A computed fold for a 350-nucleotide part of an RNA from an uncultured bacterium, annotated as small-subunit ribosomal RNA, central domain.
Its mean pLDDT, the model's own confidence on a scale to 100, is 89.
The RNAcentral record of the full RNA draws on ENA and SILVA.

Context: one part of a larger RNA
RNA sequence: CUGGGCGUAAAGGGAGCGCAGGCGGCACGGCAAGUCUGGUGUGAAAACCCGGGGCUCAACCCCGGGACUGCAUUGGAAACUGCCGGGCUGGAGUGUCGGAGGGGUAAGCGGAAUUCCUAGUGUAGCGGUGAAAUGCGUAGAUAUUAGGAGGAACACCAGUGGCGAAAGCAGCUCUCUGGUCUGUAACUGACGCUGAGGUUCGAAAGCGUGGGUAGCAAACAGGAUUAGAUACCCUGGUAGUCCACGCCGUAAACGAUGAAUGCUAAGUGUUGGAGGGUUUCCGCCCUUCAGUGCUGCAGCUAACGCAAUAAGCAUUCCGCCUGGGGAGUACGACCGCAAGGUUGAAACUC
Numbered sequence: 001c002u003g004g005g006c007g008u009a010a011a012g013g014g015a016g017c018g019c020a021g022g023c024g025g026c027a028c029g030g031c032a033a034g035u036c037u038g039g040u041g042u043g044a045a046a047a048c049c050c051g052g053g054g055c056u057c058a059a060c061c062c063c064g065g066g067a068c069u070g071c072a073u074u075g076g077a078a079a080c081u082g083c084c085g086g087g088c089u090g091g092a093g094u095g096u097c098g099g100a101g102g103g104g105u106a107a108g109c110g111g112a113a114u115u116c117c118u119a120g121u122g123u124a125g126c127g128g129u130g131a132a133a134u135g136c137g138u139a140g141a142u143a144u145u146a147g148g149a150g151g152a153a154c155a156c157c158a159g160u161g162g163c164g165a166a167a168g169c170a171g172c173u174c175u176c177u178g179g180u181c182u183g184u185a186a187c188u189g190a191c192g193c194u195g196a197g198g199u200u201c202g203a204a205a206g207c208g209u210g211g212g213u214a215g216c217a218a219a220c221a222g223g224a225u226u227a228g229a230u231a232c233c234c235u236g237g238u239a240g241u242c243c244a245c246g247c248c249g250u251a252a253a254c255g256a257u258g259a260a261u262g263c264u265a266a267g268u269g270u271u272g273g274a275g276g277g278u279u280u281c282c283g284c285c286c287u288u289c290a291g292u293g294c295u296g297c298a299g300c301u302a303a304c305g306c307a308a309u310a311a312g313c314a315u316u317c318c319g320c321c322u323g324g325g326g327a328g329u330a331c332g333a334c335c336g337c338a339a340g341g342u343u344g345a346a347a348c349u350c
Stems, first nucleotide, its partner, number of pairs: 003322004007304002012318001014201004021194003025088002028085004033081002035077008048066007091191001092188003095184002098181002103177002107173003110154001115149007125136002162169002206247006215241002220236004258317006266295013299306002323350003332343004
């Protein structure tokens, strides 16, 4: 160096972009580095392998041949890889006609509801539970009507529906803006795929500074329950939840399934397009592309199951695994304000 694996047994990086690197479409011409082939030189002897011989045999020794898989040099070949040259359009991208969408950003607006405040009506309860009590209420609560304040979230529509790389995204209007799909085939002409490092994004909780605080609610307090009850239930309630800016960088960050490309039965639903047929219209039917579900053949799988959105058949690149515990710990290093994160052992033990 070579193995076997990674949905659930150990194992896919949380996600994107991307330098280096690895890999790379069709046809032609050239070069000859890789590659193949011939010659020459060298590859000491011993050892090794084959044949023969000498010690009575063997070990051992002697002779001959092979081998020494290599290196150098020289002649040749040109399929493949590589390099150079000019070309191609199927990959990739651009243009153009259209389309759908909770994709992102910033600002404004709206109604329902909860809470609080003020005023009116009104009177003895309300609330809460398995049952209660704490709690609230004659200083007039609960209920109800009107007005006001403020914060947060957007019922119905709503759908194995949509968008986004992932995290994630939902009232309405508007600002700026990203991606994507169908048709067309005008343009570029391999410009591609992957991607160690790197860099950016990254739920919730948490942290810093300043604001905000209606509801909810860790901590905390009280009431219950109970043998106890540092809980489950109830009444309260502070951080927090919200906003701005800056950190943190984790998750059952899950499809527990890395990215890309090609190929491989059918059936049925659904979203967005395009084309065609029928039709007065609504609509219905057929074809096709992109997405998203279910069923299911071959095949695969330890089984469960997967099955054109593969866990099938192949190719390229990256990440990762190698018995359980010790341990995602210790030490060191890097990052962080901290909390902690990333990297990541060993002794010992079964």